[in-house]
């Protein structure tokens, strides 16, 4: 760093997709070992049971027992234990540690201040003080009530527990005078034993720190406007309370204020933070573990002690749940550690210890510590290490594949030699431990001290959960330790087999319908490795929300159009300030995390030390260039006066002509009208037509232009008023007054809607005529809202340059409309200059296409959109509207695309041009008749099989009676009817009986060869048994194939290679003017050249030389019945070799040229005729039954032998053909002229016999020699005369002939006799342009026969073509295109059906929330006239007053609770509404081409 994926292919836009990384995971399959981490993300759900916070006797009183000695009167005492246990009174501490993230969008949090508006227990510094006194209470002791928890009398007691006096500073109140305010002792030691001194520690007042808070503010980080107002303590003041403090934090009164588009109020999510993850950063995602900060502790309210809580392991009430009750009551709170249920994919032990570090308490020992420290459990994660190292090719075996030759697995394994990490075993065996405390023996300081306390030095002895653990050492063995994905492209990895659109796969593309490298195995191979795949999520790729770093003319996007509030940006100059900007100091940005540089675990993860970083806020000093704020000033921005000109700018009022149409009147008669054609209509009751003439409405021809004007919508007949705005020219004046503009506000076509006119003509709906399969349409005949006016409303449109507004810049050329200036005689021309308004064009840009001073080019400012396609511009909500709707505006689910521009093609009931027997003009013919032949169809045991529009069908079949035959029935055969190979007997071979349909079986005879020989055999050839390899298949697949063939088409056309021009696909060449049969040839051209095609070589013909003349010939000689024969070899022939035609020559046309007409000569003339010869390619065209050929199938059969039989069937239908319907004919009879061709199991003459088919005979002839072989139409002459016939021959009887082993099913042919349909064929449709069609016959191939088919051959021989409009087909250029399987195409909606998610719904039933009122627990807080009361006062003193206290009552506030409503949300509802989705459904055909009525917007 990118890749797949829209397209036949590009290029753009765009989404979806994948590779990376991470994770408190989860699953699934595997699992040696270590080290270091982490481990309920759900149900802040509900606990069972232990522990998680106690300590302190150096504050206080009290004070056991058990036991074990003594001692007894055996009843018990004494003493240890022990001043120990338990407990209580005090006093710190429980507000930390530990959990968890519900709540909370807030000064909660992070950062950075401020706090003259504050507290701070312990700690530390200094200053002062600690005098002198009272009265209680727990405990204990005696009772009482209760199940119990508890509770509650009486007495008695201490204190570092309470209260007072006294003192009182620099406390605290006060301006001051003054006034109020405290305290406690213990232990040690010493001592004259009770006064003291030491000392150690605690106590109070005050200051200061420290340390930890509280409060206050500026910054900063969610979503939602389909939440647009919100707020009465509410904003502020003054007073007064209240707090440690300020403050409306409460209250009284006073004032109406305050918050909000920079998003207030409501809703919905959420713990913040350092940091994690991921990125190249910015950023984005998250806030497990650690670490700061909050916040909460069953739910919800409250105070209370305290320095500190409104308190996780405390208190009081309320609620909801468990549990215990004796029914009266009473207990609980694991979101600490552990552990249990329960949810959930899912997340460990009721471990050990205080050794270590920490923390509470203590003068300390020390206790307490489920904080910690270890250890278990999980590959949950990072990190290390192992599973063995070397040698080893007969490249073993076995797997797999295979072209059968091999290859692979593979040095891989075995076997040799080795080593010994880890796991095992046995021994050794740490660091973490230092402090304290004790004991000994120093020093120093308090002190009067050898006494004590501090402090501090050396020795000793003691302390380890983990744990005999880390380490070592020794031992013995390759011995115990490898698997998961994945192999179509991305993406590194290929084969086999099995399946057969089925199983199944799949992250996108997509793979699977009988040769799946994509399913499933298996083999081999890729990756990673103690783990590897999958899933879910987050981050990047994604520049796909864009700050960095996108867009908006046609892809998804500019508001229709202006005014303009706020905001946002804004001209020159000069001074001043310094907010922003920069600069330099400084604070701060914990600590861990990352970087970097050292160290420590054997390395590494992990740990420690240092360093740097922290883009950030503060706070001082500094610059003034830019922005910003002030002041002065100025004129180019922008206005504003003066004068001019255009101009369908806008609004009122009036007038005017043609025309339509109605109406009258005349004239006049049969029509008209309307269409493609017609029909409804109108007209004899007088239409239409033509004249006049009157009414109404509307809309203003020509001028009219790419013209003008306006912001847009839009403005068009004249003429008159109001009245906007541009634009030029010249000076004057104002001094930046300016641009854009979110809301807002005005204007806005048509169509609608509302009240009220008015209505000619057009015309939805609407009603009738056509067309149509239909026709709710296109067409016509009518014909109402509307279209017209006035007044509101509506607020849309494909309101479009699909181009937002303003300024500035940046070549030019050519029109045009307004002006002005110069020139000029001049309203011409022209030159300059300014505004509008086209068209072309350079640089630039753009994805192309296109844009180019009127930018879509360069900059600048401001706004408004956009982020896949579909749902859907829809649904709910809200807002406007009489409505209809407008505006705003989404999800669920669904898809992998949907687009844009351009290409190549392909098609169009687009356009140009050309061609063709394509149509026209002709000729003859198929469709109708009998036959034949092939297909369909049916029918059969079989009727084998293939060909299917052109391009299947007299086609495979140039010959189905058996064979052919593949097809059917029935009888056989199994290594086989042919082939190789082995064995084994026997030479082969040949004759003749039986049995059968036949194939087969079975019996008999006859014969012994050739080669080499060691004479014993052995070998070639051949046969017949045997045995397995293996034959064999017209069995399937032409959609796995070669190979042949059809075809478009003998159509003119398809490429290439360089170079050019395009981002590219691609173009250019090959297009374009002209010609041509041809992309044929020539000009021109960013081409230039070449290939395959054309064409020409090649055969055949058509003339002529020449060569040879036999079996051909015969012109002159000669001869025959005859070119019979002699002679010749000029001729025709034959068959070889040339020659000839090349637009070569003439005239003309063709701007030239290429060529084209015409003529000359020539046998032939413009490719002379014909043939072979078929480009790139298309049809998945046809042939697996010609041949080969992969796969799959059958193997006593699907193979192979025999017999019949069948392929020849027949109600019926198509093709192609013969023959005909008749006189251009038939029939008889005579009679002439061919070509090419065959022939030895042949052809077969003469001759005889048959009426014929042929039979007999057998001459010649491997053929220019004999034959076959007669041509036939034609010609003469004669006959039929128009009729189902002397036309016509089907059919069908009978006799026969020929082939052949056999002519029934089933051959051809010949005679007699019969004598059908048929008298020129509908709709349609076929062939041919010259030696052609027609029409005549001849011959061949196949073949025993067997021809109406097929191929080749002559003979006789026409008509027409004006022309290219139309039918087909095809070439080439251009258009359009949503087709690329390419119009047989794409493709809409509607209804039926399944599914799937959503909306409305009478409602239902929950949640939150909230006004208003009840109701009021606990509690503060006020009051308190009732009760009650140790300390302190007075006094009338053993009481009674007060002061003060506690209770009760009562009052504000108030939680849970209730009640009428109210707004949100969520589930669900019969029913109903579009939506989507779904290989083969129904109905039309709406778009795409001019899609057949041009789409297409916007209304009814």
């Nucleotide at each position: 760093a990118g890749a797949g994926u829209u397209u036949g292919a590009u290029c753009c836009u765009g989404g979806c997709u994948c590779a990376g990384a991470g994770u408190g995971a989860a699953c699934g399959c595997u699992g040696g070992c270590g080290g270091c981490g982490u481990g309920c993300u759900u149900a802040a759900c509900a606990c069972a049971u232990g522990c998680a916070a106690g300590u302190c006797g150096a504050a206080c009183g009290a004070g056991a027992a058990a036991g074990c000695a003594c001692c007894u009167u055996c009843g018990g005492g004494u003493g240890c234990a022990a001043g120990u246990a338990c407990a209580g009174u005090g006093g710190c501490g429980c507000a930390c540690g530990g959990g968890u993230g519900a709540g909370g969008a807030a000064c909660a949090c992070g950062u950075a201040g401020g706090u003259c508006a504050c507290c701070u227990g312990c700690c530390c510094a200094u200053c002062g003080g600690a005098g002198g006194g009272g009265g209680a209470u727990a405990g204990c002791c005696c009772g009482a009530a209760g199940a119990a928890a508890u509770u509650u009398g009486g007495g008695u007691u201490a204190a570092u527990a309470c209260c007072g006096c006294a003192u009182a500073c620099g406390u605290u109140g006060g301006c001051a005078a003054c006034a109020a305010g405290a305290a406690a002792g213990g232990g040690u030691g010493c001592u004259u034993u009770u006064u003291g001194c030491a000392u150690c520690u605690g106590c109070c007042g005050a200051u200061g720190g420290a340390u930890g808070g509280g409060c206050c503010u500026g910054c900063g980080g969610g979503a939602u406007a389909u939440u647009a107002g919100c707020u009465u303590g509410a904003u502020g003041g003054u007073g007064a309370g209240g707090u440690a403090a300020u403050g409306g934090c409460u209250c009284a009164c006073c004032a109406u204020g305050g918050c909000g588009a920079c998003g207030a109020u409501g809703u919905c999510u959420a713990g913040c933070c350092g940091g994690u993850c991921u990125g190249a950063g910015a950023g984005g995602a998250u806030g497990a573990u650690c670490g700061g900060c909050c916040a909460c502790a069953c739910u919800g309210g409250a105070a209370c002690u305290g320095a500190g809580a409104c308190a996780c392991g405390g208190u009081c009430c309320a609620g909801a749940c468990u549990c215990c009750u004796a029914c009266g009551g009473g207990a609980g709170g694991c979101a600490g550690c552990a552990g249990u249920g329960g949810g959930g994919a899912a997340u460990a032990u009721u471990g050990c210890g205080c050794a270590a570090u920490g923390g509470g308490c203590g003068a300390a020992a020390g206790c307490c510590u489920g904080a910690c420290g270890c250890a278990g459990c999980a590959a949950c994660g990072c990190c290390g290490c192992g599973u063995g190292a070397g040698u080893g090719a007969g490249g073993a075996a076995g797997g797999c594949c295979c072209u059968c030759g091999g290859g692979u697995u593979g040095u891989a394994a075995a076997a040799c030699u080795c080593u010994g990490u880890c796991a095992g075993a046995u021994g050794g065996g740490a660091a973490g431990a230092a402090c304290g405390g004790c004991c000994u023996c120093g020093g120093g300081u308090c002190g009067a001290a050898u006494a004590g306390g501090c402090c501090u030095g050396a020795g000793g002895a003691u302390u380890g959960a983990c744990g005999g653990u880390a380490c070592c050492a020794u031992c013995a063995a390759a011995g115990g330790a490898a698997g998961c994905a994945c192999c179509g492209g991305c993406c590194a990895a290929c084969u086999u087999c099995g399946u057969g659109c089925c199983a199944g796969c799949a992250g996108c593309c997509g793979c699977g319908g009988u040769a799946a490298u994509a399913c499933g195995a298996a083999g081999g191979g890729u990756g990673c490795a103690a783990g590897c795949g999958u899933u879910a999520c987050u981050c990047g790729g994604a520049u796909u929300u864009a700050c960095u770093g996108g867009g908006c003319g046609u892809a998804a996007a500019g508001c229709g159009c202006g005014c303009g509030c706020a905001g946002g940006c804004g001209g020159a100059u000069g001074g001043g300030g310094a907010a922003g900007u920069c600069a330099g100091a400084u604070g701060u940005g914990a600590a861990a995390u990352c970087u970097c540089g050292g160290g420590g675990c054997u390395c590494a993860a992990c740990c420690c030390c240092g360093a740097a970083c922290g883009u950030g806020c503060g706070u001082c000093u500094g610059a003034a260039a830019c922005u910003c704020c002030u002041u002065a000033u100025c004129u180019c921005g922008a206005g504003u006066c003066u004068c001019g000109a255009a101009g369908g700018g806008g609004g009122a009022a009036g007038c005017g002509g043609a025309a339509u149409u109605u109406c009258g009147c005349a004239u006049g008669u049969a029509g008209g009208g309307g269409u493609a054609a017609a029909a409804u209509c109108c007209g004899u009751a007088g239409a239409g037509a033509u004249g006049c003439g009157a009414a109404g409405g509307a809309a203003c021809a020509c001028c009219a232009g790419a013209g003008g004007c306006g912001a847009a919508g839009g403005c068009g007949g004249c003429u008159u008023c109001c009245u906007g705005g541009g634009c030029g020219a010249a000076g004057a004046c104002u001094g930046a007054c300016g641009c854009u503009g979110a809301g807002g506000c005005g204007c806005g076509a048509a169509a609608g809607c509302g009240u009220g006119g008015g209505g000619a003509g057009c015309a939805a709906a609407c009603a009738g005529g056509a067309u149509u399969a239909g026709a709710u349409a296109c067409c016509c005949u009518g014909g109402u809202a509307g279209u017209c006016c006035a007044c509101g409303c509506u607020g849309u449109a494909a309101a479009c340059g699909a181009u937002g507004u303003g300024c500035a810049c940046u070549a030019g050329a050519u029109g045009u409309g307004a002006g002005a200036g110069g020139u000029u005689u001049g309203a011409c021309c022209c030159c300059u200059u300014u505004c509008g308004u086209g068209u072309c064009g350079u640089a630039g840009c753009u994805a192309a296409c296109g844009c180019c001073u009127u930018a879509a080019g360069u900059g600048c400012a401001c706004c408004g959109c956009c982020u896949g396609g579909g749902g859907a511009g829809u649904a709910c909500g809200g807002u406007c509207g009489c409505a209809a709707g407008a505006c705003u505006a989404a999800a669920a689910c669904u898809c992998a695309a949907a687009g844009g521009a351009a290409u190549u093609g392909a098609c169009g009931g687009g356009g140009g041009c050309c061609c063709g027997c394509a149509c026209a003009a002709g000729c003859g013919g198929u469709g109708g008749a009998u036959u034949a032949u092939g297909u369909g169809g049916u029918u059969u045991a079989a009727u084998u099989c293939g060909a299917a529009g052109c391009a299947a069908c007299g086609c495979g079949c140039a010959a189905a009676a058996c064979c052919u035959u593949a097809c059917c029935u029935g009888g056989g055969c199994u290594u086989g009817a042919a082939a190789u190979c082995c064995u084994g007997c026997g030479a082969a071979u040949c004759c003749c009986c039986c049995c059968g349909a036949a194939a087969a079986g079975g019996g008999g005879g006859a014969g012994u060869g050739c080669c080499c020989u060691u004479c014993g055999g052995g070998g070639a050839a051949u046969g017949c048994a045997g045995u397995g390899a293996c034959a064999g298949g017209u069995g399937c697949u032409g959609c796995a194939u070669g190979g042949c063939u059809g075809u478009c088409g003998u159509c003119a056309g398809c490429u290439c290679g360089u170079g050019u021009c395009g981002u590219g696909a691609g173009a250019u060449g090959u297009u374009g003017g002209g010609u041509u049969a041809a992309g044929u040839c020539u000009c021109g051209c960013a081409a230039c050249g070449a290939g395959c095609g054309c064409a020409a070589c090649c055969c055949c013909u058509a003339u002529c030389u020449u060569u040879a003349g036999u079996u051909g010939c015969c012109a002159g000689c000669a001869u025959u019945g005859a070119g019979u024969u002699g002679g010749g070899c000029a001729c025709u022939c034959u068959a070889g070799a040339g020659a000839g035609a090349c637009u070569g020559c003439u005239u003309g046309g063709g701007c030239c040229a290429a060529c084209c007409a015409a003529g000359a000569g020539g046998a032939a003339g413009g490719u002379g005729g014909g043939g072979a010869c078929g480009a790139c390619g298309u049809c998945a065209a046809g042939u697996c039954c010609u041949c080969a050929u992969g796969g799959c199938c059958c193997u006593u059969a699907u193979g192979u032998c025999c017999a019949g039989g069948g392929c020849u069937a027949c109600a019926c239908a198509c093709g192609u053909a013969a023959u005909a319907c008749a006189a251009u004919g038939g029939u008889g009879c005579a009679u002439a002229c061919a070509a090419a061709g065959g022939g030895a199991a042949g052809c077969g003459a003469c001759c005889c016999g048959g009426c014929g088919a042929c039979g007999g005979u057998g001459a010649g002839c491997g053929a220019a020699u004999c034959u076959c072989a007669a041509a036939a139409a034609g010609u003469g002459c004669a006959u039929c005369u128009c009729a189902g016939u002397u036309c016509g021959g089907a059919u069908u009887g009978g006799a026969g002939u020929c082939u052949g082993c056999a002519a029934c099913u089933c051959g051809a042919c010949u005679c007699c006799a019969u004598g059908a349909a048929g008298u020129u064929g509908g709709a349609a449709u076929c062939g041919c342009u010259a030696g052609u069609a027609a029409u005549c016959g001849u011959a061949g191939a196949u073949c025993a026969g067997c021809a109406c088919g097929c191929u080749a051959c002559g003979g006789u021989g026409a008509a027409u073509a004006c022309g290219u409009u139309c039918c087909c087909g095809g070439g080439c250029c251009u258009u359009g295109u949503a087709c690329a399987c390419a119009c047989c195409g794409c493709c809409c909606g509607u209804c039926a059906c399944a599914c799937c998610a959503u909306g409305g719904g009478a409602g239902u039933u929950g949640g939150u929330u909230u006004u208003a009122c009840c109701u009021g627990a606990a509690g503060u807080c006020g009051u308190c006239a009732c009760c009650u009361u140790a300390a302190c006062c007075a006094c009338u003193u053993u009481g009674u007053g007060g002061a003060g206290g506690g209770g009760a009552g009562c009052g504000c506030c108030u939680a849970c609770g209730g009640u009428c409503g109210g707004a949100c949300u969520a589930a669900u509802g019969a029913c109903u509404g579009g939506g989507g989705u779904g290989a083969a459904g129904u109905c039309g055909u709406a778009a795409c081409a001019a899609g057949g009525u041009a789409a297409c917007c916007g209304u009814a």

The RNA shown here (small-subunit ribosomal RNA) has 1500 nucleotides and comes from uncultured Bacteriovorax sp. Taxonomically the source falls in Bacteriovorax (Bacteria, Bdellovibrionota, Bacteriovoracia, Bacteriovoracales).